Description: Large-subunit ribosomal RNA, domain V from Candidatus Falkowbacteria bacterium CG10_big_fil_rev_8_21_14_0_10_43_10, 569 nucleotides, folded computationally.

[in-house]
Context: one part of a larger RNA
RNA sequence: CCCACAGCCGGACGAAAAGACCCCGUGAAGCUUUACUAUAGCUUGAUAUUGUGUUUCGGUUUGUUAUGUUCAGUAUAGGUGGGACCCCGCAGUAAUGCGGGGGCCAGUGAGAUACCACCCUUAACAUGUUGAAAUACUUACCUCCUUCCGUUAUCCGGAAAAGGGACAGUAUCUGGCGGGUAGUUUGUCUGGGGCGGAUGCCUCCUAAAAAGUAACGGAGGCGUUUACAAAGGUUGGCUAUCCCGGAAUGGAAACCCGGGAGAUAGUGUAAAGGCACAAGCCAGCUUUACUGCGAGACGUACAUGUCGAGCAGUCGCGAAAGCGGAACUUAGUGAUCCGACCGUCCAAUAUAGGAUGGCGGAAGCUCAUCGGAUAAAAGUUACUCCGGGGAUAACAGGCUAGUCUUGCCCAAGAGUUCAUAUCGACGGCAAGGUUCGGCACCUCGAUGUCGGCUCGUCGCAUCCUGGAGGGGUAGCACCUUCCAAGGGUUUGGCUGUUCGCCAAUUAAAGCGGCACGCGAGCUGGGUUCAGACCGUCGUAAGACAGGUCGGUCUCCUAUCCGCUGUGGG
Numbered sequence: 001c002c003c004a005c006a007g008c009c010g011g012a013c014g015a016a017a018a019g020a021c022c023c024c025g026u027g028a029a030g031c032u033u034u035a036c037u038a039u040a041g042c043u044u045g046a047u048a049u050u051g052u053g054u055u056u057c058g059g060u061u062u063g064u065u066a067u068g069u070u071c072a073g074u075a076u077a078g079g080u081g082g083g084a085c086c087c088c089g090c091a092g093u094a095a096u097g098c099g100g101g102g103g104c105c106a107g108u109g110a111g112a113u114a115c116c117a118c119c120c121u122u123a124a125c126a127u128g129u130u131g132a133a134a135u136a137c138u139u140a141c142c143u144c145c146u147u148c149c150g151u152u153a154u155c156c157g158g159a160a161a162a163g164g165g166a167c168a169g170u171a172u173c174u175g176g177c178g179g180g181u182a183g184u185u186u187g188u189c190u191g192g193g194g195c196g197g198a199u200g201c202c203u204c205c206u207a208a209a210a211a212g213u214a215a216c217g218g219a220g221g222c223g224u225u226u227a228c229a230a231a232g233g234u235u236g237g238c239u240a241u242c243c244c245g246g247a248a249u250g251g252a253a254a255c256c257c258g259g260g261a262g263a264u265a266g267u268g269u270a271a272a273g274g275c276a277c278a279a280g281c282c283a284g285c286u287u288u289a290c291u292g293c294g295a296g297a298c299g300u301a302c303a304u305g306u307c308g309a310g311c312a313g314u315c316g317c318g319a320a321a322g323c324g325g326a327a328c329u330u331a332g333u334g335a336u337c338c339g340a341c342c343g344u345c346c347a348a349u350a351u352a353g354g355a356u357g358g359c360g361g362a363a364g365c366u367c368a369u370c371g372g373a374u375a376a377a378a379g380u381u382a383c384u385c386c387g388g389g390g391a392u393a394a395c396a397g398g399c400u401a402g403u404c405u406u407g408c409c410c411a412a413g414a415g416u417u418c419a420u421a422u423c424g425a426c427g428g429c430a431a432g433g434u435u436c437g438g439c440a441c442c443u444c445g446a447u448g449u450c451g452g453c454u455c456g457u458c459g460c461a462u463c464c465u466g467g468a469g470g471g472g473u474a475g476c477a478c479c480u481u482c483c484a485a486g487g488g489u490u491u492g493g494c495u496g497u498u499c500g501c502c503a504a505u506u507a508a509a510g511c512g513g514c515a516c517g518c519g520a521g522c523u524g525g526g527u528u529c530a531g532a533c534c535g536u537c538g539u540a541a542g543a544c545a546g547g548u549c550g551g552u553c554u555c556c557u558a559u560c561c562g563c564u565g566u567g568g569g
Base pairs, nucleotide, nucleotide: 001569002568003567004566005565006564007563008562010561011560012559015554022389023388024387025386027385028384029381030380031379032378035184036183037182038181039180041177042176043175045173046172047171048170049169051137052136053135054134055133056132057131058130059129060128062126063125064124065123066122068120078119079118080117081116082115085102086101087100088099089098090097091096141164142163143162146160147159148158149157150156187199188198189197196216200222201221202220203219204218205217223370224268225327226326232286233285234284235283236282237281238280241261242260243259244258245257246256266275267274269332271330272329273328290313291312292311293310296307297306298305302371315324316323317322338364341361342360343359344358346357347356396443397441398439399438400437402436404432405431406430407429408428409427413423414422450525451523452522453521455517456514457513458512459511460510463488464487465486466483467482468481469480470479471478490504491503492502493501494500531549532548533547534546535544536543537542
């Protein structure tokens, strides 16, 4: 070295199970509720089944009678129209005569209950009709621990009696309650997810001198305001702001004069870019903050968006040329559907009208998750499930080294004096890869996770033992530095603990790496399924790096590599 046998399990990110943790899916299911929408059920009312009386109280028709108070005015004037006469008693057939009362007059907005007619307000009575309430009845309807019959029958049916009674019950429609039940919803971005924050528009920087350009990068704004004594249009005019000097009250600052700087001022509002011929400030007149269009451009995936000369109509200002289709510019916003509003020579074959629709216009959405899924929507799952992901977290590894550990440089200072025996501030430079992190690169068709046990092996930044230097080394002890990894480095109590504290020893009771070495070697106390209890949170289902009790560790079978032993060549 090869072969065989017997063994051990370190590796083959061993086998098994399309990871149960985590995230994702406009996936599913169970459960909850003051999520949304329905619904069983319960309940309210109306109508039907449903009839007859009495009383009371309402509505209404018709009739009669009454009713009506400002002031002035005989006085308690309801309105309007007709109108010059009307009513009563006696005599008389009648015409008529006699007696009594009222009107016509003066005042009042309106004139007579003199008379007639039609009505208004309020009220009483009568009548017809209708409604409500109460109450009575019996025939619908209901009940029956009564009796009889079918019948041998604790069902059922029939007959009778009794009780209730137009109620109840039932049907249709309707308002309410309604997790009892059902169907669903419960967004996205995100240096994993959750919590927090954001979500549309405008300005600046990042942005790399065209345009554009990302981040949970750095700063700010907006969801408007202004109209007939504008902050719009036009015509005409004007120049702020600060500093210096002077001058009554007068001062740091009022108004006035002179000079200087030159836009620092102002612009409705954020910022940026503009602005003096002003876009800033003042005044006169006004409403173009118009209608119908629009060559051509900018911008742009689309849909939106932006600028616009010019033409026609009608106006404003200006002597005119001209200017004016809001504002110095860039934010101040919302598609489609839907219904409503205004207008309209529009639409169906008989015509007219209506209804409905079309077309033009303007309004109704913190549809703010702002290109708006619906008119209308929250949670929980450790009882969970499916499809996926190492596109994305927890372990381990990797990269990094802020943090950590170690070393070095400078040396203020401490060390009685003296920086450097020893310690060393403020700072600086490295190394290591044991901590906490950052990143998310292999692994989610699975790389088993803390601690203990067993078995080790390596590093040295050395705990002991060994050899040296320095000392603030008298000696014994001790401090510090250098060399050194050969060997060694305890037993117990508490705790699941690593760690730590304690006890007793020891020469010493070192620090680390090996997937925080080692579960196809063991354990399973902890963590991390299903059961249960407590506290806290939550309306609840449930939740909790809060606590507590309990809780299946697969392959007696090793193919290859590796290792051990034995035998043979």
It was read from a public genome assembly.
The organism belongs to Candidatus Falkowiibacteriota, within Bacteria.
Rfam family: Bacterial large subunit ribosomal RNA.